[in-house]
RNA sequence: CAAGGUGACCGGGUGAUCGCGGCGCGCCAUAUUGCGCGGCGAGGAAAGUCCGCGCUCCACAGGGCACGGUGCUGGCUAACGGCCAGGCGGGGCGACCCGACGGCAGAGUGCCACAGAGAAGGGUAUUACCCGUGAGGGUGAGGGUGAAACGGUGCGGUAAGAGCGCACCAGCGUGCGUGGUGACACGGCGGCUAGGCAAACCCCACCGGGAGCAAGACCAAGCAGGAACGAGGGGCGGCCCGUCCCGUUUGAGUUCCGGGUAGGUUGCUUGAGGCGCGGGGUAACUCGCGUCCUAGAGAGAUGAUCACCGCCCACCGGGAUGACUGGUAGGCACAGAACGCGGCUUACAGGUCGGCUUGAGUC
Numbered sequence: 001c002a003a004g005g006u007g008a009c010c011g012g013g014u015g016a017u018c019g020c021g022g023c024g025c026g027c028c029a030u031a032u033u034g035c036g037c038g039g040c041g042a043g044g045a046a047a048g049u050c051c052g053c054g055c056u057c058c059a060c061a062g063g064g065c066a067c068g069g070u071g072c073u074g075g076c077u078a079a080c081g082g083c084c085a086g087g088c089g090g091g092g093c094g095a096c097c098c099g100a101c102g103g104c105a106g107a108g109u110g111c112c113a114c115a116g117a118g119a120a121g122g123g124u125a126u127u128a129c130c131c132g133u134g135a136g137g138g139u140g141a142g143g144g145u146g147a148a149a150c151g152g153u154g155c156g157g158u159a160a161g162a163g164c165g166c167a168c169c170a171g172c173g174u175g176c177g178u179g180g181u182g183a184c185a186c187g188g189c190g191g192c193u194a195g196g197c198a199a200a201c202c203c204c205a206c207c208g209g210g211a212g213c214a215a216g217a218c219c220a221a222g223c224a225g226g227a228a229c230g231a232g233g234g235g236c237g238g239c240c241c242g243u244c245c246c247g248u249u250u251g252a253g254u255u256c257c258g259g260g261u262a263g264g265u266u267g268c269u270u271g272a273g274g275c276g277c278g279g280g281g282u283a284a285c286u287c288g289c290g291u292c293c294u295a296g297a298g299a300g301a302u303g304a305u306c307a308c309c310g311c312c313c314a315c316c317g318g319g320a321u322g323a324c325u326g327g328u329a330g331g332c333a334c335a336g337a338a339c340g341c342g343g344c345u346u347a348c349a350g351g352u353c354g355g356c357u358u359g360a361g362u363c
Base pairs, nucleotide, nucleotide: 001359002358003357004356006354007353008352009351010350012309013308014307015306016305017304018303020041021040023038024037025036026035027034043334047345048344050343051342052341053340054339055212056211057210058209067208068207069206070205071204072086073085074084075083076082087101088099089098090097091096102203103202108201109200110197111196112195127142128139129138130137131136151169152168153167154166155165156164170193172190173189174188176187177186178185179184216266217265218264219263225257226256227255228254229253232246233245234244235243236242273292274291275290276289277288278287279286280285310332311331312330314328315327316326317325318324
């Protein structure tokens, strides 16, 4: 320098004007409203709502079945299907990446298209080899089919053959040895072999009550209901008279009560919190100290316009085709909190930084 791989991060800035949602202060006598001032006001994913928790209400003796989920080992965590470390398998020259990775599929059931003799516990012979005059018998090695054919190669053996025997290899098993907490690794031994599929049923181990902030809690108009008192109550501008209406068995009116609609308040943002330093740990993570507080709506605010700057790209130029630089047009993504938190997944213009790998070159 080129190509790659990995981890961490940023994701337009400033100013002006006009707006919006909370909060605080001031003004009108209080509250609402209004006005003025000040300060605050989206993200790395706020998204998908896919997991796991907190919180709230409901349900709940105990056990079992069913159903659903998870699935190598050890650890972390409030918990997880997450994370860290390791093992095994696969890919890559490598850095590194990927894996639902429990069950020798030897508990049982099931499936394996087409082709093929045969797709698996017991069988098969189209072709083929051998023996035999023949009838017939032996073989399943070779050819052939297929994604997959009952171990592979070689030597021996045989009538021809075959793990029939032997050596090596693959696979499997193991009351074995060594190492490891373990998954497992290496070695020894064994008989020769028993196809694949469990994100098919199933088996095993572990986990799982339901609904969700429109959860829930508090206050509480009106209407309806109940209880007590009750003969009066109300309108006609204040009072008297008068008059009208309602009521006195069908009870006007007043007071009280319980539940509770509209509405209001709360839950609501200080939390398994962020940052810094130190300790423990390979790490995830954790402990101690210090410091910081930064949206909280309820049909749902966080916006718009302009100016300048920044970045990207295209075109036209200058310059030497380079470095650099002038002008013009366009663009600056994905996306928008709604109780909170930990993850995962997905989307994303452009950009920054640190290790690492491979190759080339120079000193």
Molecule: Bacterial RNase P class A
Organism: Aggregatilineaceae bacterium